[in-house]
RNA sequence: CAUCCAGAGGGGUGGAGGGACAUGGCCCUACGAAGCCCCGGCAACCUCCCGCAAGGGAACGGUGCCAAUUCCAUCAGGCUCCAACGACAGGCCUGGGAGAUG
Numbered sequence: 001c002a003u004c005c006a007g008a009g010g011g012g013u014g015g016a017g018g019g020a021c022a023u024g025g026c027c028c029u030a031c032g033a034a035g036c037c038c039c040g041g042c043a044a045c046c047u048c049c050c051g052c053a054a055g056g057g058a059a060c061g062g063u064g065c066c067a068a069u070u071c072c073a074u075c076a077g078g079c080u081c082c083a084a085c086g087a088c089a090g091g092c093c094u095g096g097g098a099g100a101u102g
Stems, first nucleotide, its partner, number of pairs: 001102004009039005017028003022074004040066003045062002047058004070098001075095006
């Protein structure tokens, strides 16, 4: 600096946790969690090809990834909901922070 609402799982081993950290929520898990190994797949950052460019294409190789938006919230602002005013809670949107990958 770019991207993060798309996409992609089987087997072996292992044996109780896991979803980054903290708190809360929600979820996955003995119909077998994490970790490790093998195979498969997704994607297209690097790479390669076409092109002046915009853009398009490929997928052998180097990374990455393969429940749920980065599972959701957390900080700030805005909108909305209630008979009405103001506020809380709830719902939604934008931005930020943190994190992940290149």
SAM riboswitch aptamer (S box leader) from a soil metagenome, 102 nucleotides, folded computationally.
It matches the Rfam family "SAM riboswitch aptamer (S box leader)". Rfam links the family to the GO term regulation of gene expression.
Model confidence (mean pLDDT): 86 of 100.